[in-house]
Context: one part of a larger RNA
RNA sequence: GGCGCACGGGGGAUGCCUGUGGCUCUCGGAGGCGACGAAGGACGUGAUAAGCUGCGAAAAGCUGCGGUUAGAGGCAAAUACUCUUUGACCCGCAGAUGUCCGAAUGGGGAAACCCGGCAGGAGAGAUCCUGUCACUGCAUCGAAUGAUGCAGGGCGAACGCGGGGAACUGAAACAUCUCAGUACCCGCAGGAAGAGAAAAUAACAAUGAUUCCGCCAGUAGUGGCGAGCGAACGCGGAAUAGCCCAAACCCUGGUGGUUGCGGCCACACAGGGGGUUGUAGGACCGUCGCCGGUGCAUGAGGACAUGGAUAGUGGAACGCGCUGGAAAGCGCGGCCGCAGCGGGUGACAGCCCCUUACACGAAAUCCGUGUCUAUCAGGCCAGACGGCACCUGAGUACCGCGGAACACGAGAAAUUCUGCGGGAAUCUGCGGGGACCAUCCCGUAAGGCUAAAUACUACCGAGAGACCGAUAGUGGACAAGUACCGUGAGGGAAAGGUGAAAAGAACCUCGAGCAGAGGAGUGAAACAGAUCCUGAAACCGUGCGCCU
Numbered sequence: 001g002g003c004g005c006a007c008g009g010g011g012g013a014u015g016c017c018u019g020u021g022g023c024u025c026u027c028g029g030a031g032g033c034g035a036c037g038a039a040g041g042a043c044g045u046g047a048u049a050a051g052c053u054g055c056g057a058a059a060a061g062c063u064g065c066g067g068u069u070a071g072a073g074g075c076a077a078a079u080a081c082u083c084u085u086u087g088a089c090c091c092g093c094a095g096a097u098g099u100c101c102g103a104a105u106g107g108g109g110a111a112a113c114c115c116g117g118c119a120g121g122a123g124a125g126a127u128c129c130u131g132u133c134a135c136u137g138c139a140u141c142g143a144a145u146g147a148u149g150c151a152g153g154g155c156g157a158a159c160g161c162g163g164g165g166a167a168c169u170g171a172a173a174c175a176u177c178u179c180a181g182u183a184c185c186c187g188c189a190g191g192a193a194g195a196g197a198a199a200a201u202a203a204c205a206a207u208g209a210u211u212c213c214g215c216c217a218g219u220a221g222u223g224g225c226g227a228g229c230g231a232a233c234g235c236g237g238a239a240u241a242g243c244c245c246a247a248a249c250c251c252u253g254g255u256g257g258u259u260g261c262g263g264c265c266a267c268a269c270a271g272g273g274g275g276u277u278g279u280a281g282g283a284c285c286g287u288c289g290c291c292g293g294u295g296c297a298u299g300a301g302g303a304c305a306u307g308g309a310u311a312g313u314g315g316a317a318c319g320c321g322c323u324g325g326a327a328a329g330c331g332c333g334g335c336c337g338c339a340g341c342g343g344g345u346g347a348c349a350g351c352c353c354c355u356u357a358c359a360c361g362a363a364a365u366c367c368g369u370g371u372c373u374a375u376c377a378g379g380c381c382a383g384a385c386g387g388c389a390c391c392u393g394a395g396u397a398c399c400g401c402g403g404a405a406c407a408c409g410a411g412a413a414a415u416u417c418u419g420c421g422g423g424a425a426u427c428u429g430c431g432g433g434g435a436c437c438a439u440c441c442c443g444u445a446a447g448g449c450u451a452a453a454u455a456c457u458a459c460c461g462a463g464a465g466a467c468c469g470a471u472a473g474u475g476g477a478c479a480a481g482u483a484c485c486g487u488g489a490g491g492g493a494a495a496g497g498u499g500a501a502a503a504g505a506a507c508c509u510c511g512a513g514c515a516g517a518g519g520a521g522u523g524a525a526a527c528a529g530a531u532c533c534u535g536a537a538a539c540c541g542u543g544c545g546c547c548u
Stems, first nucleotide, its partner, number of pairs: 001547009015533001016497002021468002023465007030457002032155002040101003043056003047079001051075002062095006071083003106115003116133007135152007159190001160188005170177001174224001200207002211238005221229002242449003245393001249273005254267005278427001280392003284387005293381001295380002298377003301373010312360003318333005334351002336340001342354003398422008408434001429444005484491002504532001507519004
């Protein structure tokens, strides 16, 4: 020096575990918060207080009501000092306070700072305190600068609608095309949004708003007919709900014109009545007929009742022996069960504890449902026939050009939207049925509203898992979006485990020692001694054996 064996050091793999950790779902709830100042912060706040949490100069808190019951002063030990059966602490509901910044809103500003106006108050005064003062839109008032009132502003995970809108990529290159109307940016809204009550779809038969699902069907089509893209009719289901204006005509007011002051006429005017459709409907005129009572149903608000949510309450049944540090194990003998889900307890507990089945419970706030309602809102309860030809959405429909959307790339290209130009008809009207024309059929554009079935889950509650188990699972089981890095946008960790219980090692010795070690003691165990369960390998030692 090598190899081997043993014992250590080192290291933290592996196994086991998971307290409040994560992931993916299910059911239910909720679907918003904000000028009554949010979300998010800064700074404070404790007897002592660095961090987290809570709170706000009334500052780990104040008040009331309700629940609960013996302890309490958060994480978090210890000391001091307090509170508490005259009910503290804790839990729920309602309130008070709530610095400064932040939409931030009196003005400014390099966020958490600086400086003001007006009114009132305090003070001798400097000064301080309270209140108020941004902008925009709409409405009302006003001759008007304006005044008053209401609303908006910002934040928020996804879902929604709209305005803009890529490229990588694919086409085995690439330009039309694709990716994709995706990503991304912007605006706006709701608990859903959007769509929606036929100028529909069909085809000689019919259906009857919209939305969503299954099929139709990877079909018909479309397509450098490449890559690809990709319907509808119809059928089966989910859920179902229908309505209101504009206009004609009438009335009132206003404005204007005219006047013989009686009125009459007109309107880009305002309000009320009327009226709402395709078998056309309505207005108006005529004839006939009916009826009006506070009758019917609906909604808003309110009252009452009831159910639920936000604290909680009750809740069955076991002992002995053995082993052991410890009994829930084993043995013996019992018991309960509308409860043998689950968790804990010194090992594995139906009967020890918390729960569980089941049954109860609210002063206060919120949500749902039902009934009533003198109130308010809008609607309905009377129409038929005849006449008349007044109304039925105009820079619209449609056409041309340029684009876009439709599964459909300009195509034979209908249909929808519209930037530019042109530009109707008026019910004997007009649109559509995939160029176009005729016949036939369907419908009635150019105003509006509309629940449900559908989409989503930041958040709350309950539960589940052939999901993870600390290099996994969230980045984060722990002072984590922390430490740290970066001018910044931004990037972004590592880090769990003593023991049943701290019983966390009094005391002694060595030592310079609050280091460390040896005794002593605790404990079942201390090679469980706090960088503490188990304790692999690398690597480093010591002893012994063998070889050189």